[in-house]
RNA sequence: ACACUGGAAACAUAGUUUGCAGAUAUAAUCGGUUAAAAAUGGUAACCAAGUUUCUACCGCACGCCUAAAUGUGCGACUAUCGCAACGGACACUAGUGG
Numbered sequence: 001a002c003a004c005u006g007g008a009a010a011c012a013u014a015g016u017u018u019g020c021a022g023a024u025a026u027a028a029u030c031g032g033u034u035a036a037a038a039a040u041g042g043u044a045a046c047c048a049a050g051u052u053u054c055u056a057c058c059g060c061a062c063g064c065c066u067a068a069a070u071g072u073g074c075g076a077c078u079a080u081c082g083c084a085a086c087g088g089a090c091a092c093u094a095g096u097g098g
Stems, first nucleotide, its partner, number of pairs: 002097006015086001017085004022081004026056001029049001031047005041065002050057001058075006
């Protein structure tokens, strides 16, 4: 030189994972096509729009509706950012071997 064992309740514009009182996106929304159900119902498939955005685009309750059409309320996920936690290299330092 180098290796090993410790130390600073040490540590990074590293990294990764988890979380949230959070922010942004999107309104869990909207347009359309085809088919279906029938109050023991209100659904299924597909296309398109919406996001400096991948994905998703539904569930339940209540209302309302008499043959063709649903309305309201409440409830997520995902992406990015922020914050917190986790994490812990190099370097420094003490010792041992050498």
The RNA shown here (Purine riboswitch aptamer) has 98 nucleotides and comes from Convivina intestini. Its Rfam family is "Purine riboswitch aptamer". Rfam's curators write: Riboswitches are metabolite binding domains within certain messenger RNAs that serve as precision sensors for their corresponding targets. On this family, see Reining et al., Nature 2013: "Three-state mechanism couples ligand and temperature sensing in riboswitches". Rfam 15.1 lists 4,097 matches to the family in 1,411 species.